[in-house]
RNA sequence: AAAAUAAAUCAUCUUAUCGCUUUUUAAAGAGGAAAGUCCGAACAACAAAGAGCAGUGUGCUUCCUAACAGGAAGGUGGAUUUUACGAUCCAACAGAUAGUGCCACAGAAAAUAACCGCCUUUCGAGGUAAGGGUGAAAAGGUGGGGUAAGAGCCCACCGCUGGAUUGGCAACAAGACAGGCAAAGGUAAACCUCACACGUUGCAAGAUCAAAUAGGCUGACUGUCUUAGGACAAAAGGGUGGCUCGUCCGAUGUCAGUGGGUAGAUUGCUAGAGGUAAACAGUGAUGUUUAUCCAAGAUAAAUGAUAAGAGGGUAGGUUUCCUACUUACAGAAUUCGGCUUAUCGAUUUAUUUUCUCA
Numbered sequence: 001a002a003a004a005u006a007a008a009u010c011a012u013c014u015u016a017u018c019g020c021u022u023u024u025u026a027a028a029g030a031g032g033a034a035a036g037u038c039c040g041a042a043c044a045a046c047a048a049a050g051a052g053c054a055g056u057g058u059g060c061u062u063c064c065u066a067a068c069a070g071g072a073a074g075g076u077g078g079a080u081u082u083u084a085c086g087a088u089c090c091a092a093c094a095g096a097u098a099g100u101g102c103c104a105c106a107g108a109a110a111a112u113a114a115c116c117g118c119c120u121u122u123c124g125a126g127g128u129a130a131g132g133g134u135g136a137a138a139a140g141g142u143g144g145g146g147u148a149a150g151a152g153c154c155c156a157c158c159g160c161u162g163g164a165u166u167g168g169c170a171a172c173a174a175g176a177c178a179g180g181c182a183a184a185g186g187u188a189a190a191c192c193u194c195a196c197a198c199g200u201u202g203c204a205a206g207a208u209c210a211a212a213u214a215g216g217c218u219g220a221c222u223g224u225c226u227u228a229g230g231a232c233a234a235a236a237g238g239g240u241g242g243c244u245c246g247u248c249c250g251a252u253g254u255c256a257g258u259g260g261g262u263a264g265a266u267u268g269c270u271a272g273a274g275g276u277a278a279a280c281a282g283u284g285a286u287g288u289u290u291a292u293c294c295a296a297g298a299u300a301a302a303u304g305a306u307a308a309g310a311g312g313g314u315a316g317g318u319u320u321c322c323u324a325c326u327u328a329c330a331g332a333a334u335u336c337g338g339c340u341u342a343u344c345g346a347u348u349u350a351u352u353u354u355c356u357c358a
Stems, first nucleotide, its partner, number of pairs: 001354010012310007020029003031329001035340002038338005043202004050245004055198005060074005075093001076091004081086001094193002099191002101187003115132002117128004140158006160179003165174003206267004216258006223232003237249004274293008311327007
């Protein structure tokens, strides 16, 4: 200097005029994704919020977090690039000796192997799995010995399995030892098994005030005691994510159906698992402490319009400059942490590789 990769920040700015909303009268006013509604919560209500079964979700290890299917750091496997190393990226990464199922077509056969071939032959047949063929995959691989021809039949090195040793919090990794020369292989994004987790509904949740009407009508449902005031146990039914059990409400009130009235105002509504800065701890995500700040709260829905200039990008030219075009995706509605998707560009940092110079 170039290339590749990963991440962070910004997301146009200034002036003037006019306009809108909040409002403490001095100030402020739509993001990095506000989108999707995919995941997790805060918060609210359900009087309290149990057990089992079914169901749903997650799935390497350790850590972070309020929690998560999120993040950080590692492990294992794979991909791309490279002579190689390295860097980067991906993983729907528990279990195939608990069981069941599937592996089309091709092929002789997809696990009770034998088509061609090789060897033997009394020509009836027997042996074989080294060679060939089919296939994604054919009974561990390479080499040697041995054999009628062959085969872990035997040996060496790999591979596989096993207990033990060392390192590591762990997942795992590694040198040496032994074994059988097999537990055929793949598939769980097939059923299934294992471990862990899961109450529901959601700001259109809720709370308060005011007003209005028909506390209407129909149906279902009872016993005991009593000082006759009432009390107790209930019934029909209802609540409790699905079902069952349990439990609670229900004591002339509850439940189901039907019908009528009102649908207005206030609140929830923005001071938080908050922002910024520094120090310390940690590989890191992140945490602790100190200081400091308060950054929209609308309700048919404001957060803008015009003019001039500047900045960014693209193209061209007569290139210290000029001209033209252009400036994306997009719009808060209870709030927060993630994921995914859309997008004109600018700046910065880090890692690796290549080339050149010292």
Background:
Predicted 3D model of a 358-nucleotide RNA (Bacterial RNase P class A) from Spirosoma fluviale. It was read from a public genome assembly, where an Rfam model found it. The coordinates come from a structure-prediction model, not an experiment, and the mean pLDDT is 76. It matches the Rfam family "Bacterial RNase P class A". The family's RNA type in Rfam is ribozyme. Rfam describes the family as follows. Ribonuclease P (RNase P) is a ubiquitous endoribonuclease, found in archaea, bacteria and eukarya as well as chloroplasts and mitochondria.